RNAcentral holds the sequence, with entries from ENA. A computed fold for a 73-nucleotide RNA from a Cytophagales bacterium, annotated as transfer RNA. The source organism's lineage runs through Bacteria, Pseudomonadati, Bacteroidota, Cytophagia and Cytophagales. Its mean pLDDT, the model's own confidence on a scale to 100, is 80. Its Rfam family is "tRNA". From the family's description: Transfer RNA (tRNA) molecules are approximately 80 nucleotides in length. Gene Ontology term of the family: triplet codon-amino acid adaptor activity.
RNA sequence: GCCUCUUUAGCUCAGCUGGUAGAGCUUCUGAUUCGUAAUCAGAAGGUCGCUGGUUCGAAUCCAGUAGGGGGCU
Numbered sequence: 001g002c003c004u005c006u007u008u009a010g011c012u013c014a015g016c017u018g019g020u021a022g023a024g025c026u027u028c029u030g031a032u033u034c035g036u037a038a039u040c041a042g043a044a045g046g047u048c049g050c051u052g053g054u055u056c057g058a059a060u061c062c063a064g065u066a067g068g069g070g071g072c073u
Stems, first nucleotide, its partner, number of pairs: 001072007010025004019056001027043005049065005
């Protein structure tokens, strides 16, 4: 220098053929208990790496760019 994969909640990851972004864990509150753990219910938490473009509509498609992993020379 070139090719490829990846970037989504505090962490690990889903997200189908473009149609209002989810799960588990963690945290907080409540119920249960004499009390704790466990269990159950609820809540909080995201400008989907960034900048543009296409579209009525983009996490998703296109271009550029940044970080990380792998490969080739």